[in-house]
RNA sequence: GAUUUAUACAGAAGAGGGGAGAGACCAGGCUCGGUGAACCUCUGGCAACCUACCACACGGCAAGGUGCUAAUUCCUGCCUAAAGUAACCGUUACGGCGGAUCAUUA
Numbered sequence: 001g002a003u004u005u006a007u008a009c010a011g012a013a014g015a016g017g018g019g020a021g022a023g024a025c026c027a028g029g030c031u032c033g034g035u036g037a038a039c040c041u042c043u044g045g046c047a048a049c050c051u052a053c054c055a056c057a058c059g060g061c062a063a064g065g066u067g068c069u070a071a072u073u074c075c076u077g078c079c080u081a082a083a084g085u086a087a088c089c090g091u092u093a094c095g096g097c098g099g100a101u102c103a104u105u106a
Base pairs, nucleotide, nucleotide: 002105004103006101007100013043014042015041016040017039021032022031023030026077027076028075029074044069045068046067049065050064051063053060054059073098078095080093081092082091084089
């Protein structure tokens, strides 16, 4: 990198380094950022996917392996439906695409 499943409107920050961009990509919005972002390291925290342990009906625990720690996966983009509009279009609901993470298989 690929395969197969599952999950996402909840939750969780300080220090040191760093020095201008960041929120995956493209487009449009919106936001974060010299009162120091992204990224790296340490410590803490959140969560409970896998393992262990307890219970064995739901579950509990948080030791181990990951993960995460601004905003719903920041929002929209494609399809269908509903009501509205002359239309564009926006709104709501279901689904889909892409990406993320756990686990799985080769």

Predicted 3D model of a 106-nucleotide RNA (SAM riboswitch aptamer (S box leader)) from Fibrisoma limi BUZ 3. The prediction has a mean pLDDT of 85. The sequence is in RNAcentral, with records from Rfam and Ribocentre. Of the family's consensus pairs, 93% are formed in the model.